[in-house]
Context: one part of a larger RNA
Parts: sequence; structure tokens; C1' cells
RNA sequence: CUGGACGUAAAGCGUGCGCAGGCGGUUGUGUGAAUACAGGUGUGAAAUCCCCGGGCUUAACCUGCGAAUUGCAUUUGCGACUGCGCGACUAAAGUGUGUCAGAGGCCGAUGGAAUUCCACGUGUACCAAUGAAAUGCGUAGAUAUGUGGAGGAACACCGAUGCCAAAGGCAGCCCCCUGGGAUAACACUGACGCUCAUGCAUGAAAGCGUGGGGAGCAAACAGGAUUAGAUACCCUGGUAGUGUCACGCCCUAAACGAUGUCAACUAGUUGUUGGGGAUUUAGUUCCUUGGUAAUGUAGCUAACGCGUGAAGUUGAAUGCCUGGGGAGUAGGGCGGCAAGGUUAAAACUC
Repeated sequence: CUGGACGUAAAGCGUGCGCAGGCGGUUGUGUGAAUACAGGUGUGAAAUCCCCGGGCUUAACCUGCGAAUUGCAUUUGCGACUGCGCGACUAAAGUGUGUCAGAGGCCGAUGGAAUUCCACGUGUACCAAUGAAAUGCGUAGAUAUGUGGAGGAACACCGAUGCCAAAGGCAGCCCCCUGGGAUAACACUGACGCUCAUGCAUGAAAGCGUGGGGAGCAAACAGGAUUAGAUACCCUGGUAGUGUCACGCCCUAAACGAUGUCAACUAGUUGUUGGGGAUUUAGUUCCUUGGUAAUGUAGCUAACGCGUGAAGUUGAAUGCCUGGGGAGUAGGGCGGCAAGGUUAAAACUC
């Protein structure tokens, strides 16, 4: 390269936006760039091969004419498809109007329960812990209980296979600001679209820098147990950290649906969550549309399973895979304060 793959065997970039590139709806007309077809011209050496002849008694052999040389170049024609130019359209895409749901985001304010701590009152000997204990706490008055206060963090019930968000993620209540979505009927724009190397943005937790903050929990650490040992599991403590605020990094996860994005087509049934319509004595019954689940037909699959939210049938652009180990390592490059990240081999070996 050809071919084949990517849910679980190797393989979808964590996610989005998006320049270049690739691909692109219906229709009229022009053009004739590319492509295809047809014709002309030039060229396509000779020999060989083929056809019809000629010469050696014939053949092999030699030889004349023709054909062929399926190609290339140029030119003329054709005008379907692609491209390009001009014009039109509405099914894609989008805008306006009305309605609606939502833990979507940011900021500010505020609420109650609980833990801890502090002060005071009542009160007296334990409390706490465990499989059992001990370390620990307590007569300097603990635990318990009552009142008051401080501070930080998280929001019980509702709560759900529930909702929203591109993914990461998102939950007390209220206000401001703000993104996206659904739906109904009309109006408008009219292909403005899809994908996307490089790029840009975002990205849980842990970790890092500077300064605040610190209730609970808790790597490290200390002690007590257990044990043959116990650098663990269990217990008592406990520092970073967690949380939060300001500013700035890191850029990785089983970042998972282990399933990239967009579009079209292909049986149903049942739940749930939004919108709309019709209907009924009755939120009754039915229809339609967007999400999220269960089951399942055809079909697919090595099987498991998937199954209109496809892993079915197709198309568009993109990423990635090619035996195990060595190795997501070395070296180099890039970016980082560092930790480490990213790009990424080979020898050797089975």
C1' cells in the first nucleotide's frame, strides 16, 4: 500500500469549538476545466507476429505489399454526471413570536439539624472503645443533662432506572446576572450545512505556589492490640490535605455506555420525565413530539449480547489498531516551579 477491524479479543482522542482540507439538498440556464465517448491529424523505427503474394523441386528459410502496433499528443464534436458562473426553490440549517420544564453556570444574601470547642448550672464515678482488650479521657469533676456562645463544613426528609449539562459534573432556601433545550402555530432567511490534521477552550480526584481559613474526617506519623512476625486489617490520637476565599499552575482517571460525531432508512409492547392536541361524568381515553429506562421482531454477533437511543441497513469527513514481553520505557523534542505529562523507538527474548 491492498485488505480487514475498533462494546468485552489490539484498537474511539476525556469533552467541545473550529481555520485549512475533504464531502455536500431540489431546480433552470450557461460554460466545457476535469472525466467519458465519437471523429480528424501527427506519431507509434526496423525486424518479429498476422493476412495475401513471390523465390529456393517442397518445407524450414528468404522476400514484397498490407494489416496490426489496443498507446501518446493535438484538434473537432457531444453535454449526462462532477466542477465553475448566473438565477430560482424549501424538505437541511437558522431567525422571530407564544408557552414550558430543569441540582445547567456565576455572584450575593440567608436557614435549621448535627459534630467539635468555650462559659455557667445540676450531678457523681466512670466514660469511650472492641471479637475481647488495652492505649486514651475523668475526682484539677469527665460522660450524662440544661442554658448561652464561637467556628467551620455539609445540606436529613422530598429523592426516583427522576432532572439538567459538551464532557468533567450538578442538590437547603431566596435574589441578581447568564448559557443551553423542548414544544405550538404562523412568519422570515434560503444550503448559510456535516466532519475536522494543526490550533483554541474546558477538564474529577490527588498534587504544587503565595496569603487567609481550619469544625469534622484523615495519607504521613505516634501509641495500643492482633500475630510466629504485622512497617497492615481493628482501636486511641494526629499533621499535611480535604472545604472555602483571592490569584496562578498541573492536565491525568475503569475521564466507561470500556460503544467518537453527523445524516437517512428498518416490527411492536410496557414504565417514567417534559411540551402540545383531541376526548371524557371522572387526569378518563387516545393521538403527537423531545428525553430516559425495561422487554423484544427482523437483522447482526465468535459468543455474551445489541436491537428506531443499534453493536441492524447505508452514506460523509475524522481518530485509532496490526502477536506477547521489553514499554507507554530509553533517547530527543515540546510544555511544567516540581511532581510528573505528552510525542515515542530499538536491541534482545518467547